[in-house]
Context: one part of a larger RNA
RNA sequence: UGACGGGGGCCCGCACAAGCAGUGGAGUAUGUGGUUUAAUUCGAGGCAACGCGAAGAACCUUACCAGGGUUUGACAUCCCGCGCAAGGGGUAGAGAUACCUUGUUCCCUUCGGGGACGCGGAGACAGGUGGUGCAUGGUUGUCGUCAGCUCGUGUCGUGAGAUGUUCGGUUAAGUCCGGCAACGAGCGCAACCCUCGUGGCCAGUUGCCAUCAUUCAGUUGGGGACUCUAGCGAGACUGCCGGUGACAAACCGGAGGAAGGUGGGGAUGACGUCAAAUCAUCAUGCCCCUUAUGACCUGGGCUACACACGUACUACAAUGGCGAGUACAACGGGAAGCGAUGUGGUGACACAAAGCGGAUCUCUUAAAACUCGUCUCAGUUCGGAUCGAAGUCUGCAACUCGACUUCGUGAAGUCGGAAUCGCUAGUAAUCGCGGAUCAGCAUGCCGCGGUGAAUACGUUCUCGGGCCUUGCACA
Numbered sequence: 001u002g003a004c005g006g007g008g009g010c011c012c013g014c015a016c017a018a019g020c021a022g023u024g025g026a027g028u029a030u031g032u033g034g035u036u037u038a039a040u041u042c043g044a045g046g047c048a049a050c051g052c053g054a055a056g057a058a059c060c061u062u063a064c065c066a067g068g069g070u071u072u073g074a075c076a077u078c079c080c081g082c083g084c085a086a087g088g089g090g091u092a093g094a095g096a097u098a099c100c101u102u103g104u105u106c107c108c109u110u111c112g113g114g115g116a117c118g119c120g121g122a123g124a125c126a127g128g129u130g131g132u133g134c135a136u137g138g139u140u141g142u143c144g145u146c147a148g149c150u151c152g153u154g155u156c157g158u159g160a161g162a163u164g165u166u167c168g169g170u171u172a173a174g175u176c177c178g179g180c181a182a183c184g185a186g187c188g189c190a191a192c193c194c195u196c197g198u199g200g201c202c203a204g205u206u207g208c209c210a211u212c213a214u215u216c217a218g219u220u221g222g223g224g225a226c227u228c229u230a231g232c233g234a235g236a237c238u239g240c241c242g243g244u245g246a247c248a249a250a251c252c253g254g255a256g257g258a259a260g261g262u263g264g265g266g267a268u269g270a271c272g273u274c275a276a277a278u279c280a281u282c283a284u285g286c287c288c289c290u291u292a293u294g295a296c297c298u299g300g301g302c303u304a305c306a307c308a309c310g311u312a313c314u315a316c317a318a319u320g321g322c323g324a325g326u327a328c329a330a331c332g333g334g335a336a337g338c339g340a341u342g343u344g345g346u347g348a349c350a351c352a353a354a355g356c357g358g359a360u361c362u363c364u365u366a367a368a369a370c371u372c373g374u375c376u377c378a379g380u381u382c383g384g385a386u387c388g389a390a391g392u393c394u395g396c397a398a399c400u401c402g403a404c405u406u407c408g409u410g411a412a413g414u415c416g417g418a419a420u421c422g423c424u425a426g427u428a429a430u431c432g433c434g435g436a437u438c439a440g441c442a443u444g445c446c447g448c449g450g451u452g453a454a455u456a457c458g459u460u461c462u463c464g465g466g467c468c469u470u471g472c473a474c475a
Stems, first nucleotide, its partner, number of pairs: 001475002004471002007469007015459002019423002022420002026314008034305002042053002064300005070294001073125001077124002079121005087102006105116004127289002130287003136283002138278003141274001143272001148187006154163003167178003193266004198234001200232002203229002208223002212221002237260001240254005316416001320375006332363003337356002341352004382413001387408007429451007
């Protein structure tokens, strides 16, 4: 000087408390451990691994296993020879592949040849998701969006170092004010960026419709007022008033205002810590393999199942289930696509097919809500697992191993022990919708809007953190 203390002081955070809804019990989904297996590829491991890499394992992916075949190679550059293109068809085979057949190319040319491409050959080499993240770059997590981390000069100290950065106030903040052997400065904080919330201006098509006509319908004429769209500007600054305060910074209350003291949300992550994670995104040193640890193919596996854990979904019901009627969104996507409408089917869906590269067409009826009816507390008209049968769709192909539909079946489950998680407002809870990945496959992920709470006395305690101080068996 740090680190540490079941030392002290001050302060903060959904940290506790006050509340709400959960997890832990059930069934299922998914990840992991374990076990099993020819293989169940690999990585991730307290917080900060475990719906994580994976924004989608039937083949492919795929790295794993079994078998079949291959050795200058699936891929790159160079050399030599040949010129039989590529492609199509047939036979054998699980296919890779082998053989037969058809085909006899294109560009440049000084007509010598050169190049593309294919086949054969020799070696230089290719190749490796093989090892080492404790050799590395890059990227990322975490403490933590915590308020800190430092430097120059000066001063103090033999020196390590200190001072500044401590102190009194104040703040979300090393934020600002005052004081002070310090005076300044840098990286952080804040602001500048995006978005939501209020007016104004410009612009009205595909959007809108108050007035005038018109129509089943903003449908058509018309209109730019309104909504909206998307651009430019305004607006909030403790600016104004009162009080407190040290005449400061600031705090408390008020006015005006759509918004008030950081207006809400996002992006943004200082010096560093954890030899944190990743050699399997990529790059890369060294080591290792080179008829194999490379490369190709078929099939299997990653989907196993006594069990254990994490994360979710669905429930256990009447604030509900079912039936009928009926209202209101936003974000987004669409051409090998979205598909209106019509017809068929109980349905998944099929057939025909308009429009739309889209403020125009379409996905797209939002659902919860509301109204009426029914059920009357029961393992039920709750709950839907499991299983049987018949189908639909995608795709060479749904046996291992897809999703969906219909009929039947109808398990556990009556609110969950110890323990434990999230959340302070348009939040929690609850309800549906969209998208990426994607042929198909979502209870996951990322977004969107609808309905919409309760509680916070307080900081004694638990956890984490900041500053000062003290002790010290640590460096």
This is a predicted structure of a 475-nucleotide part of an RNA (small-subunit ribosomal RNA, 3' major domain) from an uncultured bacterium. Rfam family: Bacterial small subunit ribosomal RNA. The RNAcentral record of the full RNA draws on ENA and SILVA. Its mean pLDDT, the model's own confidence on a scale to 100, is 85.